[in-house]
RNA sequence: GGUUUGUUUUGGGCAGUUGCUAUCCUGUUUUCAGGGUAGAGGAAAGUCCGAACUCCAUAGAACAAGGUGCCGGGUAACACCCGGGUUUCCGUAAAAACGGAAAACGGAAAGUGCCACAGAAAAAAUACCGUCCCGAAGUAUCGGGAUAAGGGUGAAAAGGCAGGGUAAGAGCCUACCGCUUCAAUAGUAAUAUUGAAGGCAGGGAAAACCCCACCCGGAGCAAAAUCAAAUAGGAGAUUCUUCCCGUUUAGGGUAAAAGUUGUUCGCUUUUAAUGAAUCUCGGGUAGAUCGCAUGAUUUUUGCAGUAAUGCAAGAACAAGAUAAAUAAUUGCCGCUGCCGGUUUCCGGUAGUACAGAAUUCGGCUUAUAAAAAUGACCCUAUC
Repeated sequence: GGUUUGUUUUGGGCAGUUGCUAUCCUGUUUUCAGGGUAGAGGAAAGUCCGAACUCCAUAGAACAAGGUGCCGGGUAACACCCGGGUUUCCGUAAAAACGGAAAACGGAAAGUGCCACAGAAAAAAUACCGUCCCGAAGUAUCGGGAUAAGGGUGAAAAGGCAGGGUAAGAGCCUACCGCUUCAAUAGUAAUAUUGAAGGCAGGGAAAACCCCACCCGGAGCAAAAUCAAAUAGGAGAUUCUUCCCGUUUAGGGUAAAAGUUGUUCGCUUUUAAUGAAUCUCGGGUAGAUCGCAUGAUUUUUGCAGUAAUGCAAGAACAAGAUAAAUAAUUGCCGCUGCCGGUUUCCGGUAGUACAGAAUUCGGCUUAUAAAAAUGACCCUAUC
């Protein structure tokens, strides 16, 4: 310097004409007219998480269901973010160190199940080939015993490597690794280092059930609130309303029904009445206001912190539609590709991504032409 790829930021600009929506001002009886200001994103998408807010509701407890899973911090909260640790992968001849990337990162000695095929045997599993010893045979075979080092099968087969030992072998023994337990040191911790003891549990996977720790009401702006209209002076059916005490007034308990995501407890309301709840047939009404954008907001500076972020002071107000506005067109410019030339540039030509708010906010995931910054791999050149 180039290619590929990851992360972050931006993701068109200016002017004219015409048009739409909101709001303000001036006229205008209303309608309407003129003018000022503003008007779709980094993801508005997915609806995967977390909340704010509203109602259930006057609150709750336990279980179930569900969620998360190394340590510490941040946040309104989170499965998110920041920092650290461990493991794995890539680069470096190798190791350490360093740089970069990823992790669905608690537990397999609590239990139950699963691991096709191959293989002797797939987990309190095993002897196929082989090796060694004994006996028989006189041929290259048979029988018995020992073995798990070597070979085979497989993704994975009683920890690895070297030596001693043995009939041959085996943690059988020893040294070094690995593993388990304990201790010391450093650290808030995860963990790391060192030392000691022990021959030591016979694999994988919990994105299988499960165990452990922690978290955890439900429904949702089509939530709610207010006003208006209609609800045939419709029809039919089912269930419940028990009992006791009492000062016979009030009331209390019990029972039934309804409500409270599922179950239980608890709580609340109603209870022989013109009551409550449920179902079937038939008919009618459904418009307006509001919720609705000042908010865990945006931004500048300073301080604290490794950082995420927090605190303080100042500045700003940036869509609110309702069948759904936020645009169309013209010119100039910007950027990219191609062609040509007199090549720091000029001319021509083609293009300019993904994509459209609907209660709001913090995240995650997915799509994305082009530009800028930065990291990694590879290639090339120079020192």

This is a predicted structure of a 383-nucleotide RNA (Bacterial RNase P class A) from an Ignavibacteriaceae bacterium. RNAcentral holds the sequence, with entries from ENA. The organism belongs to Ignavibacteriaceae, within Bacteria. The prediction has a mean pLDDT of 76.